[in-house]
Context: one part of a larger RNA
RNA sequence: GGCACAUGGUGGAUGCCUUGGCACCGAAAGGCGAAGAAGGACGUGGUUACCUGCGAUAAGCGUCGGAUAGGUGGAAACAACCUUUGACCCGGCGAUGUCCGAAUGGGGCAACCCUCCGCGAGUCAUGUCGCGGAACUCCGUGCUGAAUUCAUAGGCGCGGUAGAGCCAACGGGGGGAAUUGAAAUAUCUCAGUACCCCUAGGAAGAAAAAGUAAUAACGAUUCCCUGAGUAGUGACGAGCGAAACGGGAAGAGCCUAAACCGCUUGGUACAGUAAAGGAUGCGACCGUUGUACCUGCGGUGUUGUGGGGCGCUUGCUGACCAAAUCGCAUAGAGGUCGGAGAGUAAGAAACCGCUUUGUUAGCCGAAUCUUCUGGAAAGUGGAACCAUAGGAGGUGAAAGUCCUGUAGGCGAAAAUGAAGCGGCUCUCUGGCGAGCGUUCCCAAGUACCACGGAAUAAGUGGAAGUCUGUGGGAAUCAGCGAGAACCAUCUCGCAAGGCUAAAUACUCUUCGGUGACCGAUAGUGAACAAGUACCGUGAGGGAAAGGUGAAAAGCACUCCUAACAGGAGGGUGAAAUAGUACCUGAAACCGUAUGCUU
Numbered sequence: 001g002g003c004a005c006a007u008g009g010u011g012g013a014u015g016c017c018u019u020g021g022c023a024c025c026g027a028a029a030g031g032c033g034a035a036g037a038a039g040g041a042c043g044u045g046g047u048u049a050c051c052u053g054c055g056a057u058a059a060g061c062g063u064c065g066g067a068u069a070g071g072u073g074g075a076a077a078c079a080a081c082c083u084u085u086g087a088c089c090c091g092g093c094g095a096u097g098u099c100c101g102a103a104u105g106g107g108g109c110a111a112c113c114c115u116c117c118g119c120g121a122g123u124c125a126u127g128u129c130g131c132g133g134a135a136c137u138c139c140g141u142g143c144u145g146a147a148u149u150c151a152u153a154g155g156c157g158c159g160g161u162a163g164a165g166c167c168a169a170c171g172g173g174g175g176g177a178a179u180u181g182a183a184a185u186a187u188c189u190c191a192g193u194a195c196c197c198c199u200a201g202g203a204a205g206a207a208a209a210a211g212u213a214a215u216a217a218c219g220a221u222u223c224c225c226u227g228a229g230u231a232g233u234g235a236c237g238a239g240c241g242a243a244a245c246g247g248g249a250a251g252a253g254c255c256u257a258a259a260c261c262g263c264u265u266g267g268u269a270c271a272g273u274a275a276a277g278g279a280u281g282c283g284a285c286c287g288u289u290g291u292a293c294c295u296g297c298g299g300u301g302u303u304g305u306g307g308g309g310c311g312c313u314u315g316c317u318g319a320c321c322a323a324a325u326c327g328c329a330u331a332g333a334g335g336u337c338g339g340a341g342a343g344u345a346a347g348a349a350a351c352c353g354c355u356u357u358g359u360u361a362g363c364c365g366a367a368u369c370u371u372c373u374g375g376a377a378a379g380u381g382g383a384a385c386c387a388u389a390g391g392a393g394g395u396g397a398a399a400g401u402c403c404u405g406u407a408g409g410c411g412a413a414a415a416u417g418a419a420g421c422g423g424c425u426c427u428c429u430g431g432c433g434a435g436c437g438u439u440c441c442c443a444a445g446u447a448c449c450a451c452g453g454a455a456u457a458a459g460u461g462g463a464a465g466u467c468u469g470u471g472g473g474a475a476u477c478a479g480c481g482a483g484a485a486c487c488a489u490c491u492c493g494c495a496a497g498g499c500u501a502a503a504u505a506c507u508c509u510u511c512g513g514u515g516a517c518c519g520a521u522a523g524u525g526a527a528c529a530a531g532u533a534c535c536g537u538g539a540g541g542g543a544a545a546g547g548u549g550a551a552a553a554g555c556a557c558u559c560c561u562a563a564c565a566g567g568a569g570g571g572u573g574a575a576a577u578a579g580u581a582c583c584u585g586a587a588a589c590c591g592u593a594u595g596c597u598u
Stems, first nucleotide, its partner, number of pairs: 001597004006592004015583001016547002020518002022515007029507002031166002039100003042055003046078002050074002061094006070082003105114003115134007136163002138160007170201001171199005181188001185235001211218002222249004232240002253499003256443001260299004266294005277286002279330006304477001306442003309438008318337004338429006351423010362410003368383003372379001384401002386390001392404003448472007456465001479494005534541002554582001557569004
């Protein structure tokens, strides 16, 4: 020195564990904010570095409920206290809430500086201090007021629970790549993806046929299954890729514009003292009004077996009052009562009460003893019991009957969700229907066409239908559009205005549950003072790090000593080779003892 065996050190694998994660399901919620948010800074404890809580009333204050004998957070210790006159704890509603931050009195290098006005404290007085107010835009409203007479613009006030900012994904819109694939590459693809911007809602968008179809019909939209990798499209390459029918989920329909009528809306023009008008007729009377056009408001009206308007005829449907010069008559603009219907999820819009049922604290809740082993019984043996409860977790090993619970029941002073009923509000009752006539209306720089583009599964093609930059440019029901160039027949629909729940998408967040999900190099980056330490000027990057024991019982006391280290005794404990460098304790690596061997 090697090998073997034994025994240690080092190291932290493995096993076991889990307070943390991950995914999904069912409910809830889907927003917060000038009444100052999200997020922070700085403070705040008897002693307090960090976290948590809170805000100069500062680990807290008030009140109303719940619950109960202990309590002064994580987190020890000491001190000092609180508490059955109910502390601590849990929940509802309040109060306080420094400074920054949309940040909003002005400024500013965020958490700082400097003002003005009013009220108050203080001072002889000023300085000083406290409280409240002072941004901009919009809306409403008042005063004032140019060029320019009226007016308007503008100016100055007052009021506003108006807006501003934040927020994970989902939505709508405006812009919009490249890597890549095509085994190169340009059309094409990736992809209208990523990314940027605007903006909304709890969903958004879409939506009540100028539809889909085809000799038969259906009847708004959305989503799923299917149709179907089909029909198509495509340097017919790579690739891209429908729709209708059918089956389901859900289910809901409405309002304007116009024609026409009315008006004490307003404007312009004309007329001018009698035409016209004042509901109609007659008589009087009035005449600041009339006519035409435009505009506004109210009524009417909303459809494709075309609908509506206007004129006439007619059927059904409550009562009463009745005009804006007067009298009489007619008629009935309007109104009252009654009746009917509807409603705050669209079609107008607020709120209140009652009832029921949820949410935000909680409460009741069955049934076991013993032997043995052991440090410890829940294990073993014996004998019982409950069960609408044998889910789960804990307890010194493995518990239906020990604890918390579980099944099943019960509960709210306060706040709040939903549903129902009522109040309340609105509509109709002058409306609905039929017939005849009339041909007044039925959304215009629109439809459509050409050119250039885009988007439709579809690359311009024979290319319909959709959108539109430029140019041209209709018709009004004897009309217009569509049925995949185009034409005809036939069929279907009615554009150029608007609103609309549900079925659908998503999860920053709350509660409950589940897992052939992970178990500390895994699972979130983060089971620990984690977006921390640390790195970077910055944008940004970004860790490592869990486990004594049932219980600290965390080793009194003695000794060695190089003396706040480490160790030997001793004690605790079931165990100390469980001693805080702490469960188990592999390997590499380093020793010691013995044997063999060189």